[in-house]
SAM riboswitch aptamer (S box leader) from Micromonospora sp. CPCC 205371, 139 nucleotides, folded computationally. The coordinates come from a structure-prediction model, not an experiment, and the mean pLDDT is 76. Taxonomically the source falls in Micromonospora (Bacteria, Bacillati, Actinomycetes, Micromonosporales).

């Protein structure tokens, strides 16, 4: 590569190089681009995890001490879990919800229709799943 878990409605500037497409894939919108998009290099930024470093609150799980000395029971937050906070080391990221639909469900309202179907709308996302994508673990 496969796979597992968790996150994606927030948040984040500018200069240089290039020079034309690009917003994962396919289509089908809608955006962004010569007022230079996307890419890469310099800064700088932002904070979803991992890493450090505080707080808190519970006994979930292991220790530990006490008391029975058997099942247990009681303390303290001592290690890990959890919630929270700073940093900003290691990844990341820095236009539009992972730009929005396409697969399943649920509600409204239209049309057909009498087996059931289309089409539209839905707090900005009505809910769910696939698929990406980033991290971490495993391998």
């Nucleotide at each position: 590569a496969c796979c597992u878990c968790a996150u994606c409605c927030a948040g984040a500037g500018g200069g240089g190089c290039u020079g034309a497409g690009g917003g994962a894939u396919a289509c089908g919108g809608c955006c962004c681009g010569a007022u230079g998009a996307c890419g890469c290099c310099c800064c700088g930024g932002c904070a979803a995890c991992c890493a450090c470093c505080g707080c808190g609150a519970c006994u979930g799980u292991g220790a530990c001490u006490c008391g029975a000395c058997g099942a247990c029971g009681a303390g303290g937050c001592c290690a890990u879990g959890c919630g929270u906070g700073g940093c900003a080391g290691g990844u990341g990221c820095c236009a539009a919800u992972u730009c929005c639909g396409u697969c399943c469900c649920c509600g409204c309202c239209g049309c057909a229709c009498g087996g059931u179907g289309c089409g539209g709308c839905g707090c900005a996302u009505g809910g769910g799943a696939a698929a990406g994508a980033u991290g971490a673990g495993a391998g």